[in-house]
Context: one part of a larger RNA
């Protein structure tokens, strides 16, 4: 010097990002117990008093009451809640990053939308087959939201989904106008043989049927275009100018644009840049906190909005108690370090 402990004058959070850590508290009995509340809770709220031993009485006993005795100390050791106020988030119990994150994340009951009529939908598998389910719409799958309470506004123009089928477009396929290739035959030219008819060879023109190939019109579904509906589907929810008898502001008016221009509620917020906004509270002093205001850079209604009792090893601010966290360090114990072996 380090680790693990113990004690400490006076002060008592002045420490620190932050009371981190360590104290305090603690069992049982009695008294007593607020706001709020979903009437269950909150609650062991908070805050007080008692607690040993002996005798007597009562009792079946645990034990209770009265009287007495000794201590600084009687749950005499060990074990064994610190508490309160306010706010945020999440309703709650639960789950999670095995080994840096336990949470406000996930889940949840509840809500809602949607699919599914059973050989269900959905999923796994090449298939057989299996799950769903030995279930049957009060069932099962998927999406979103996330107890409860009060609510959940406007926009269907775009995208998606559902429905519609008149018209447009449209594949394979059908269809086959017409064209090409090949080819029997026919014709022409040249050459050879022949007196000629004719025969033969080469080249060229034309070319039926067949075979083959290309192929227009026309007929061809769903889809798309189109027409509707649909937001607890993906999503979206304006600008400028003027106006009241102080000023300021604008209930009011004008105008442009839009599918429609943000309703209720909340709001410097886990969201506010400017910003330590302004006012109030708390402090001697408060970039945090609480209550308001509203000019919301850039809240807002199931990517839910606003409240909310209870709950939380969550986060934030304050207070009481308590303390070596600190002023400011000291001493002690054990184990290391160090020396010797």
């Nucleotide at each position: 010097c380090c680790c693990u402990c113990g004690u400490u004058a006076a002060g008592g959070a002045a420490c620190u990002c932050g009371g981190c850590a360590a104290u305090c508290u603690a069992g049982c009995c009695c008294c007593g117990u607020a706001a709020c509340u979903u009437a269950g809770g909150g609650a062991g709220a908070a805050g007080g008093g008692g607690u040993a031993c002996c005798c007597u009485u009562c009792g079946a006993a645990g034990g209770a009451a009265g009287g007495g005795u000794g201590a600084c100390a009687c749950u005499a050791a060990a074990u064994g809640g610190g508490c309160c106020c306010a706010a945020g988030c999440g309703a709650c119990u639960g789950u999670u990053u095995a080994a840096c994150a336990a949470a406000a994340a996930c889940a949840u009951a509840g809500g809602u939308c949607u699919c599914u009529g059973c050989c269900a939908a959905a999923g796994c598998g090449u298939a057989a087959g299996c799950u769903g389910a030995a279930g049957u719409a009060u069932a099962g799958g998927g999406g979103c939201u996330g107890a409860u309470a009060c609510c959940u506004g406007c926009c269907c123009a775009g995208u998606g989904c559902u429905g519609g089928a008149a018209g447009g477009u449209u594949a394979a396929g059908g269809g086959g106008a017409g064209g090409g290739g090949u080819c029997a035959g026919u014709c022409c030219u040249u050459c050879c043989a022949g007196a000629a008819a004719u025969g033969g060879a080469a080249g060229g023109a034309u070319g039926a049927a067949g075979c083959u190939u290309c192929g227009a019109a026309c007929c061809g579904a769903a889809g798309c275009c189109c027409c509707a509906g649909u937001g607890a589907a993906c999503g979206g929810c304006g600008g400028c100018c003027g106006u009241a008898a102080c000023u300021a502001u604008a209930a009011c008016g004008g105008u442009c644009c839009u599918a429609a221009g943000g309703u209720a509620g909340c709001g410097a917020a886990a969201u506010c840049c400017c910003u330590u906004g302004u006012c109030g509270g708390g402090u001697a002093a408060g970039u945090u906190c609480c209550g308001a205001c509203c000019c919301g850079c850039a809240c807002g209604a199931a990517u839910g909005g606003u409240g909310u009792a209870a709950c939380g090893a969550c986060u934030u601010g304050g207070g009481c108690g308590c303390u070596g966290u600190c002023u400011c360090a000291a001493c002690g114990a054990g184990g290391g370090a160090c020396u010797c072996g």